About this RNA: A computed fold for a 1540-nucleotide RNA from an uncultured bacterium, annotated as small-subunit ribosomal RNA.
RNA sequence: AGAGUUUGAUCCUGGCUCAGAUUGAACGCUGGCGGUAUGCUUUACACAUGCAAGUCGAACGGUAAUAGCUCUUGUAGAGCUGACGAGUGGCGGACGGGUGAGUAAUACAUAGAAAUCUGCCUAAAAGUAUGGAAUAACUUUUGGAAACUUAGGCUAAUACCAUAUGUUCCAUCAGUGGAAAAGUAGGGGACCCCUAUAUAGGGUUGUUUAUUACUUUGUAUGAAGUAAACUUUAUAUGAGGCCUUACGCUUUUAGAUGAGUCUAUGGCGGAUUAGUUUGUUGGUGGGGUAAAAGCUUACCAAGACUAUGAUCCGUAGCUGGUUUUAGAGGAUGAUCAGCCACAUUGGGACUGAGAUACGGCCCAAACUCCUACGGGAGGCAGCAGUGGGGAAUAUUGGACAAUGGGCGAAAGCCUGAUCCAGCAAUACCGCGUGUGUGAAGAAGGCCUGAGGGUUGUAAAGCACUUUCAAUGAGGAAGAAAAAAUGAUUGUUAAUAGCAAUCUAUUUUUGACGUUACUUGUAAAAGAAGCACCGGCUAAUUCUGUGCCAGCAGCCGCGGUAAGACAGGGGGUGCAAGUGUUAAUCGGAAUUAUUGGGCGUAAAAAGUACGUAGGUGGUUAAAUAAGUUAUGUGUGAAAGCCCUGGGCUCAACCCAGGAAUGGCGCCUAAUACUGUUUGGCUAGAGUUUUGUAGGGGAAAGUAGAAUUUUCGGUGUAGCGGUGAAAUGCGUAGAUAUCGUAAGGAAUACCAGUGGCGAAGGCGGCUUUCUGGACAAACACUGACACUGAGGUACGAAAGCAUGGGGAGCAAACAGGAUUAGAUACCCUGGUAGUCCAUGCUGUAAACGAUGAAAACUUGCUGUUAGAAAUAUAAAUAUUUUUAGUAGCGUAGCUAACGUGUUAAGUUUUCUGCCUGGGGAGUACGACCGCAAGGUUAAAACUCAAAGGAAUUGACGGGGGCCCGCACAAGCGGUGGAGCAUGUGGUUUAAUUCGAUGCAACGCGCAGAACCUUACCUACCCUUGAUCCUUAGGAUAAAACAGAGAUGUUUAAGUGCCAUUUUGGAACUAAGUGACAGGUGCUGCAUGGCUGUCGUCAGCUCGUGUCGUGAGAUGUUGGGUUAAGUCCCGUAACGAGCGCAACCCUUAUUCUUAGUUACUAACGAAUAAUGUCGAGGUCUUUAAGAAAACAGCCGAUGAUAAAUCGGAGGAAGGCGAGGACAACGUCAAGUCAUCAUGGCCCUUAUGGGUAGGGCUACACACGUGCUACAAUGGUUAAUACAAAAGGAUGCGAAACUGCAAAGUUGAGAAAAUCUAUUAAAGUUAAUCGUAGUUCGGAUUGAAGUCUGCAACUCGACUUCAUGAAGUUGGAAUCGCUAGUAAUCGUGAAUCAGAAUGUCGCGGUGAAUACGUUCUCGGGCCUUGUACACACCGCCCGUCGCACCAUGGAAGUAGGUCGCACCAGAAGCAAUAUGUUUAACUUUAUUGAGGACAAUUGUUAUGGUGAUAUUUAUAACUAAGGUGAAGUCGUAACAAGGUAACC
Repeated sequence: AGAGUUUGAUCCUGGCUCAGAUUGAACGCUGGCGGUAUGCUUUACACAUGCAAGUCGAACGGUAAUAGCUCUUGUAGAGCUGACGAGUGGCGGACGGGUGAGUAAUACAUAGAAAUCUGCCUAAAAGUAUGGAAUAACUUUUGGAAACUUAGGCUAAUACCAUAUGUUCCAUCAGUGGAAAAGUAGGGGACCCCUAUAUAGGGUUGUUUAUUACUUUGUAUGAAGUAAACUUUAUAUGAGGCCUUACGCUUUUAGAUGAGUCUAUGGCGGAUUAGUUUGUUGGUGGGGUAAAAGCUUACCAAGACUAUGAUCCGUAGCUGGUUUUAGAGGAUGAUCAGCCACAUUGGGACUGAGAUACGGCCCAAACUCCUACGGGAGGCAGCAGUGGGGAAUAUUGGACAAUGGGCGAAAGCCUGAUCCAGCAAUACCGCGUGUGUGAAGAAGGCCUGAGGGUUGUAAAGCACUUUCAAUGAGGAAGAAAAAAUGAUUGUUAAUAGCAAUCUAUUUUUGACGUUACUUGUAAAAGAAGCACCGGCUAAUUCUGUGCCAGCAGCCGCGGUAAGACAGGGGGUGCAAGUGUUAAUCGGAAUUAUUGGGCGUAAAAAGUACGUAGGUGGUUAAAUAAGUUAUGUGUGAAAGCCCUGGGCUCAACCCAGGAAUGGCGCCUAAUACUGUUUGGCUAGAGUUUUGUAGGGGAAAGUAGAAUUUUCGGUGUAGCGGUGAAAUGCGUAGAUAUCGUAAGGAAUACCAGUGGCGAAGGCGGCUUUCUGGACAAACACUGACACUGAGGUACGAAAGCAUGGGGAGCAAACAGGAUUAGAUACCCUGGUAGUCCAUGCUGUAAACGAUGAAAACUUGCUGUUAGAAAUAUAAAUAUUUUUAGUAGCGUAGCUAACGUGUUAAGUUUUCUGCCUGGGGAGUACGACCGCAAGGUUAAAACUCAAAGGAAUUGACGGGGGCCCGCACAAGCGGUGGAGCAUGUGGUUUAAUUCGAUGCAACGCGCAGAACCUUACCUACCCUUGAUCCUUAGGAUAAAACAGAGAUGUUUAAGUGCCAUUUUGGAACUAAGUGACAGGUGCUGCAUGGCUGUCGUCAGCUCGUGUCGUGAGAUGUUGGGUUAAGUCCCGUAACGAGCGCAACCCUUAUUCUUAGUUACUAACGAAUAAUGUCGAGGUCUUUAAGAAAACAGCCGAUGAUAAAUCGGAGGAAGGCGAGGACAACGUCAAGUCAUCAUGGCCCUUAUGGGUAGGGCUACACACGUGCUACAAUGGUUAAUACAAAAGGAUGCGAAACUGCAAAGUUGAGAAAAUCUAUUAAAGUUAAUCGUAGUUCGGAUUGAAGUCUGCAACUCGACUUCAUGAAGUUGGAAUCGCUAGUAAUCGUGAAUCAGAAUGUCGCGGUGAAUACGUUCUCGGGCCUUGUACACACCGCCCGUCGCACCAUGGAAGUAGGUCGCACCAGAAGCAAUAUGUUUAACUUUAUUGAGGACAAUUGUUAUGGUGAUAUUUAUAACUAAGGUGAAGUCGUAACAAGGUAACC
């Protein structure tokens, strides 16, 4: 990076498909090891069982359990010590863990903001005082199945309450008012108090407490002292005071952390959801919150949001990231991380620093469980696990060793967080399954052109190695802490205690773990599959199968030789995996910002005006929004990228860096855009003077024509068509003259001429009115361009109302046509066409080309102007502006084409397109009186649909040309009889083939048997050759039989060689390889043949043109029988065909002369080349010559050539034959022959006899004979050519009416023979008749061939004497020695031609010509055909299947509205009952508790809507489907041009 697929081929457009990467995957087959990750995407379905949140005795009363110790007789007692169940109390259960239902914004991301709270923690300041009343546990007791619970009594606190104080804090009307606390543990010297016990002693010292007073000191809490009153003393043990340390407690401030709130911006789809909102938007007062705020309430105002998409509906956790991609984008949101939400469903608050609380509470609902039926209990979306669902996702594991969390002073306890292990190829990464050597190229397999090739150095064999796995042994790191002792320092009165520090010493902690790793041992030992092999796409052969079975991603394979199915051999790819399926991105520039288009392929709205929006001339200044730049903050970590490091490498992990295109802030710049201000005139507009015009509206008016009325003339038709008929007309038409009426349209002029935005506009005059153009001056000063919605106009047809109605004319009627004809043609004819008013709003409304502006070589015509020049003028020329046409350069375009009027080069704005069909359809909405219009899908289905051009073929397209093609002629066929072939029918069989031309007197140049392939009956089974064995080669007779054949008997003893014997041939038997097949396939083939067609065509090389298929050449002008030749020419040459060369024939010459010939000479005869002879003629057969448009004239381009003439035997290829280009028809033949494959093998082979191929209601083809007088019959008589002859031709003679017979001369042939040619000629007769025509048929008698003429031969004689009197529609042959007519021969053959192939005799007519029929050639044109018109193809109906719309309805879901009922909770209440602490005048009061009522509300119910889903009798259209029906609409002029 591309490839396949539309076509006969091409280019383009355009879809579909493939190759890549990826995944929380699944499924099939297979499976060695390790590391690192990952593992319910589905039912936010239901859950058994266990565990997941506790801890603190250093807060408390205590002692259920347990260990120790002490006393004691004790199984008892004592809380004494360690501890500790339950309870009170504290802290924690708001973290951690799970899930993604809800949520489109009370969420998330990014950047900001101010009106807040914050337990534990840190820092700082101050305090920690004095009292009180209860209550659980416990004990007694009530009820209950249980859960639980009632009442009485006792008791503690760091539980609860009150008071004091107030460093400070809060409020305040500035006066004042309000607000705290808790202790516990360790250590300690002197001293004191208390209690108890023991001991000792007898009065002194001293101390302490309380109260009061005083003194000294200090800022002060405080310290010290004195006096009075009071007190038996001392020692020891214990508790306390006191001092001290630690942890707490209270108030306050600050911080940190966490949380709450607000603002902006950003990220899904639907407009077939367009309007939404009433606490809604704002204000004031009150209330409320930790905090701003309609957060809430009363009042006031009427606002707020919305096409830059409100509201509504659908879908969805968001992000860092992940995946893909060159990028931009797209898709996605598992694991990890941040945020949010949720915890069976819904509602609610309590507690608390924090919850509206996953493992708390209350209520309601559903579900499950227990129950004694009264009532209770529960919530795995924690970890395991179960059921269910599903294509699909793991263990009811270990440990707190590490990291972290809760509690605790700590030890420690708890921790399914976490760390580990288990399961799974689920993913990524790594390793191995051995290495070297080894040709007899082994065996086996497969293929084979039978030789060989291949598997394949592959294996075996030999040598070597041991990773991994196995097994034995060893063996890290993860351990840091903690405790004890010691030291130092601090606190302190203290060396105690406590705290901190230490490179001090000691003790101790590992789930993983049989760890990683190291090493020993043994042996190549234990370890390879999956998919594919027609193209895309790397890799091919055999067998089987036979449109079957099957394959297939797309194109497509398979119907007897399948590289595509299945299996085998071989090969290719990847590899512990490999294929398939699903999904995402890519390729796809196939939604195009990067990066597409719209004349004809899909696509410019029918046209204009214009709102929003977008874009906008020139100049100056200001500003700094966009823009640009520096700096700065943020952009979590992880991930991606780079660098380095750690696991042997890698995956993986660690560290650092970069990046994170974004957002915010600050500063600066000012070119461009924007904004503001002031100018300008080139865009735009206005004014003036002119010009052209079917521009529009209204009114009036004119002539021609059609029709009709009336009148005249006039008579039998008119009219109409391809031809007719309907129709009109003797009641007077048509025709013609005059007159009148009415409606519609305006000939000529008239023109690729004019005007208009488009639709469109045409006699003339008038009125009103829009726009354009030209010229020139002045003015305004950007006023402009485009234009979503919107508005107006908008052909024809159609609709409504009212007029009008001549002609034309849907519908309709009739007549024709036709198989039919609801059409085309004809005769009529109503709506309509016209007018007025209103609606409709569409057309192939087209230049199939949106509007505006600028730029870019030209030529020619024409319309409307202007200027200049020339001219006396008419006028002409030049320049220029605005239109409108033709050609054309560059460029563009797939091509066609376009080309200053662009489809060129650019700018601005709008509309539209994204495969074909379904479908411009359904549903919904809007518009419309209706018809209908606008907007506008999906399911399903196909691999195409399409554009332009090319080559063919075809056309009831065109042009040119040819042919016995027609025409002009002659003779036939079609009618009759017969012959022959075919079809059909029949049959035991009627063997098979040939089937339009191009089968049918064809294969068959010849069926009685044979042939013969068919049928019936009866026989044979190695039947050719080979091999083995035996033998007596040969071969006669008899019998049986239809015969093939069988049986019996007799004869015979062979040939060659040297021999017992062998060989050759033959016979018989046996054996197995095989023979044999007219069995099938001519659609497997060769060969041969037919046909177009003896038509003139078919091609190539090089060059040139075209993107290409292709074209050119080969077309054109002439000419020819001819692509024959000449000329021209981007072509120049060449090949196969044509022609010529070959044969026959026509003339002459030369040579030769028998069997042929006979002129001259001779001989002979009745006569004859009969004989001698001859080489003259005829002739024979060999060789030459001759004809070439050569000569003359004319025509023509002076060419090719044509026409005429001369000469010549022959004249324009002299006549005839052979000869047949590239190809077509799957033409014919497997039954001439050959042959692949298949089939049969005691038969589909071989043999024999008989039968059949010869049948016969019928139909067709090809012939013969006729129908007669151009003839028949009889008689006489003349002239050929070619070809045959030995199983043959057969003379003469004789016999027979004859066919023929008897006999056999002659000749292997220019000798003999068949052999008399006939028509012709001469004469006679017949006289138009079913005959003296015609001869079928039948009878009788014969002849010949042959084993044999019954089925089934030919011929002869006699008799018989049918049809037929020239043939309908139709059709065939022939152009000169031809047609016609006449005979004659040959092949085949025993016999058997009317057939076939030859031969000669006699011997015509006609051709104006190319309109038509058929066939062919060339050029051109159209095409939807390419199997090529025997093509293609449309619609209804019928059948099957599929999805969809409508539908009486039915069943659900959801949202909102109205009303009813209303749990728990909360709030309120001048409601009731009750009440430990405080208060009190002892009654109460304050406060509390329990109820009641009201409000709010989950939820339930009812009602009427809305919306959505599913389903439905019936119904509608659509799609699909090897062979259905009816027609033939379209493609060619498609047979009526097509289409909107």